[in-house]
Molecule: SAM riboswitch aptamer (S box leader)
Organism: Jatrophihabitans sp.
RNA sequence: UGCUCAUCCAGAGGGGCAGAGGGACCGGCCCGACGAAGCCCCGGCAACCGCGCACGAUGCAUCGAUACCGACCUGUCGGUACGAGGCCGCCGUCGCAGGUGCCAACUCCGGCCCGUUGCGUGAUCGCACGGGAAAGAUGAGGA
Numbered sequence: 001u002g003c004u005c006a007u008c009c010a011g012a013g014g015g016g017c018a019g020a021g022g023g024a025c026c027g028g029c030c031c032g033a034c035g036a037a038g039c040c041c042c043g044g045c046a047a048c049c050g051c052g053c054a055c056g057a058u059g060c061a062u063c064g065a066u067a068c069c070g071a072c073c074u075g076u077c078g079g080u081a082c083g084a085g086g087c088c089g090c091c092g093u094c095g096c097a098g099g100u101g102c103c104a105a106c107u108c109c110g111g112c113c114c115g116u117u118g119c120g121u122g123a124u125c126g127c128a129c130g131g132g133a134a135a136g137a138u139g140a141g142g143a
Base pairs, nucleotide, nucleotide: 001143003141004140005139006138007137008136013042014041015040016039017038021031022030023029025111026110027109028108043103044102045101047100048099049098050096051095052094054093055092056091058089059087060086062084063083064082066081067080068079069078070077071076072075107135112132113131114130115129117128118127119126120125
C1' cells in the first nucleotide's frame, strides 16, 4: 500500500515545550490565545488480540467391577444413559492491562439510494424520522 472479516449511540485528561490551527474529504455546525496541530512526561479507558488454579452454559474424544437396549461366535461387541478426570475446545460473563488502539460532540451531523412514516409544497422539492450503501477509523488475519 491494497485484500478479507469484525466493530463503530459505551468508556477514559492533567502537566511541560510550542504558537494557529483542528474536527479524514466537501457542505454545515462546532472546538481553539481561558492556548489548536505536533512533540515529551505522567495518568486513564477497555473495542480487538493476548492472558486467567475465575464463573456459567455447551461440545468432543478417552476411561468405566454401573444401568438399559440391540447383535451374535453366550461373553464379547455396538449404541444410549450416568459418572470421572482431560481438551483446559467453542460461546457468554467477570477480571488483568502485555500488544495495538483510544481519552469534545453517535464515526459531531449530512453527502448516494430506498420508505405503503410525518409536516410543508405547484412539485419527482424542502425539513424531520427510519432503513441500507459509500467513505473513513480501529483491530485481527493473510499478501